[in-house]
């Protein structure tokens, strides 16, 4: 150093719901809250899935999903 994940250590994030905002939406940010997670930390490259009339040109186009799967990039710890 790389694969690896433990009834091991320090610690990390942060489902649903309820609540304020943004947004047309999908779905996002904040408080609360913990389903869970060994990358539940980034990244829309590829695949899925999900929204679009707010603009009037447009669906071969936009935009969301990283906690859908694969990749890529970095990271804590070190048993078997």
């Nucleotide at each position: 150093u790389c694969c690896c994940g433990a009834c091991a250590a320090a610690g990390g994030c942060a489902a649903a719901a309820u609540u304020c905002g943004a947004g047309u939406a999908a779905u996002c940010g904040g408080a609360u809250g913990g389903c869970g997670c060994a990358a539940a930390a980034u990244c829309a490259c590829g695949g899925g899935c999900c929204c679009c009339a707010g603009c009037u040109g447009u669906a071969c186009g936009g935009g969301g999903u990283a906690g859908c799967c694969g990749g890529a990039u970095u990271a804590c710890c070190g048993a078997a």
A computed fold for an 80-nucleotide RNA from Marinobacterium arenosum, annotated as c-di-GMP-I riboswitch aptamer. The sequence was found by an Rfam model in a public genome assembly. Model confidence (mean pLDDT): 86 of 100. Of the family's consensus pairs, 95% are formed in the model. The source organism's lineage runs through Bacteria, Pseudomonadota, Oceanospirillales, Oceanospirillaceae and Marinobacterium. Rfam family: c-di-GMP-I riboswitch aptamer. Its family is annotated with cyclic-di-GMP binding in the Gene Ontology.